[in-house]
Context: one part of a larger RNA
This record gives sequence, C1' cells and structure tokens, in this order.
RNA sequence: AAGUAGCGAGAGUGAAGUGGAAAUCUUCACCGUCGAAAGCCUAAGGGUUCCUGGGGAAGGCUCGUCCGCCCAGGGUAAGUCGGGACCUAAGGCGAGGCCGGAAGGCGUAGUCGAUGGACAACAGGUUGAAAAUCCUGUACUACCGUCACUUGGUAAGAGAGAAGCGGGGACGCAGGGGGAUAGGAUAAGCGGGCAGCAGGAAGAGUCCGUCCAAGGGAGAUAGGUAGCCUGGCAGGGAAGACCGCCGGGUGUUCCGAAGGCCUGAAGGGGAGGGAAAAACGAGUACCGAAGUAACCGAAUCCGCACUGACGAGAAAAGCCGCUAUCGAGAGUGAAGGUACCCGUACCGCAAACCGACACAGGUAGGUGAGGAGAGAAUCCUAAGACGAGC
Repeated sequence: AAGUAGCGAGAGUGAAGUGGAAAUCUUCACCGUCGAAAGCCUAAGGGUUCCUGGGGAAGGCUCGUCCGCCCAGGGUAAGUCGGGACCUAAGGCGAGGCCGGAAGGCGUAGUCGAUGGACAACAGGUUGAAAAUCCUGUACUACCGUCACUUGGUAAGAGAGAAGCGGGGACGCAGGGGGAUAGGAUAAGCGGGCAGCAGGAAGAGUCCGUCCAAGGGAGAUAGGUAGCCUGGCAGGGAAGACCGCCGGGUGUUCCGAAGGCCUGAAGGGGAGGGAAAAACGAGUACCGAAGUAACCGAAUCCGCACUGACGAGAAAAGCCGCUAUCGAGAGUGAAGGUACCCGUACCGCAAACCGACACAGGUAGGUGAGGAGAGAAUCCUAAGACGAGC
C1' cells in the first nucleotide's frame, strides 16, 4: 500500500436457557429450502473423523460457551453378510525348456488372479456409540459320535469311487405379448382418538391406523417337446452299464415356473392408552384394537421363455452320471454335539474421497412415495434432511 480488496452461490425471526461474555451454542415456537434429492443403502477412497465427559491457545475466512479442533475414556462381537480355507477370465508369475555377452526376454506343465461361476438366515427387539454379528423366535449347511429300524459281510459282496471319460454349468442384442408381485390409491368397510376457543354440526363428521420374513408343506396352471423299453456298434487315444451313432416298440405316459394357498404365527409388530418412584430418572415400564374389498400397477420376478435379425454372443469348478480301482460296513429317522482366519465404528454427490483450502468442480451401483403430467421433465408436497460459519 491499507484498516483497502476480500470474508467462496443460498432466509431467517422470536422467546427461554447456559455463560465472565451470545446475531452465531442448546431448547421450543413460527417462517423458509430440497424432495430422481440437498432423503435412504452401499462400492472405491479415507482411517477414529463415531459415542460420552471435559476444554477454549491455535485451526474455523467474523463470533463462539460450539465443532470433522484439543485432552481423556469408550465403541466395530458372524458356520449362513463380503473375502479366504472352492473355481476359473483378461492378465501376471513361471520347474524344466528356448533366446541373449550380461542384465534379462519369451514360454510348457503348473500356479496366482474377480469385475464372473459356486455356496447354508430370516423377522423382530435392544445401546450413548455395533448388529442378517448381541438377544428372542423360527430355520438352513457341513461334519461327528449315540440310540432305533433296515440292509450287507468274502464274492450270489452293501457301499465308496477318480487328477480319467461324458453330461451339465453355459451365457449376446432387439422387440412385443401374457401371468404375477412390490408399490400406490380409494372405501357409506373395519378399529381407535377428538369435537374447547366459536354461530351451526354426533352426521355418509374429522384425524390417525388398517401389516409380517426366511424356512417347511400340499397342489395347480403358463410354458417346453420330449420321455420310457429294447437290439446292434468300428467313436469318446485304457475301461464303461455313461455319452454318442444306426434300428425296432410305445405314443404325451415326460420336464415344469414365478406367484398364490396352508403353516411359520396362541408369535412379532401395531394407531392409541399410559404408571409408580425425596429430586433426576417418561411418553419410559406396561397394556394394546382393526388388519377386509374391489381398483391402478411396475424399469422387479416367471425369463432371454417366445419371436426376430446378424455383429453369431467366456472359462473352470461345484453338481449329475460312468468305469478303472478300492472294498466291510452302509442307509433312513430321532434327539444331541462341533463349526477356523480377515473385514464389520463413522463419512460416502461429501466440511471426512480426488481437487494445496471446511474449495459453486469431479466421483461407480441400488432404492427413490403423493397431486397434476407421456415422463425419473416441471411445479407443489410425504418420509426424511437442511437454513450453507460474518
């Protein structure tokens, strides 16, 4: 320079409280903003920022009694969620091997590697802070022994069974229709609350609420177009009763949803009602109604099922079968037992991530109600969240 520029999109007001001190902290009331988001869940990333008590130097573009700041203490609980003890993709590494003067490069067997495949848990409650993890109720998966029954025990053999063989897993895109459900809305249905200020109104008044999982069970339809018996065989680099191929017979006998129904549930939740207790400890403990009907209706499920076209749309394991081989125990049911490692707090369109900042920028996925509307546009609202640190 100069007490100058600036103080980073934006609505607050009043009262009460706390305090040495209040435009800025707390509470209440009113007003306002978002509402395909400025709500909710979660991936990455961050790494204690979460909760409680205390603080007032610095950080906070002002203030500060407040904070994502400082100090202390606390908080993340799993057979089933995600990952590993399973599988493979691109790609990486790579015994031998090939190449290179070396460093090193390539690559077989193999071994890693999710963004994919496989695989068993749902509902409610609870904390100041965790919950499909704790608790309650009801399940499921794998393995273990016990008991009961059945079956086999030396070849007339129960059963197991490959790292081998076969099946399967197994797949793209577009389009339209059908069946459902989530969700929504309505009701002279059903249940509960209210009717004072303030004239009328106890009525077809008004306000609120009108639900529930996994699992287990029974039985359909839509749809698919095969299924079963049998003779033969040179293929599946050994074998095969499996697959495949060639015949004969039978003729829908085959496979089969989502959802609904029963159960789970004499349970949970639920508007509402609502205590006691020197003070605090409360809308807490506790009690608890109704739960129907028709309508609208998905981008979700049945299901890439069907139709269409060309750009012709992963792999491997789990799983099912087959034999090689092994072979003395095996199966069903009941009640019981066992079940490892890592993550789990909190932010997550943001003041906690990436941008030097509490930065008008950027950031994958799911969910996403009502009125008007073709609509997730737009305007107004619900739940919920905010009023942007002069």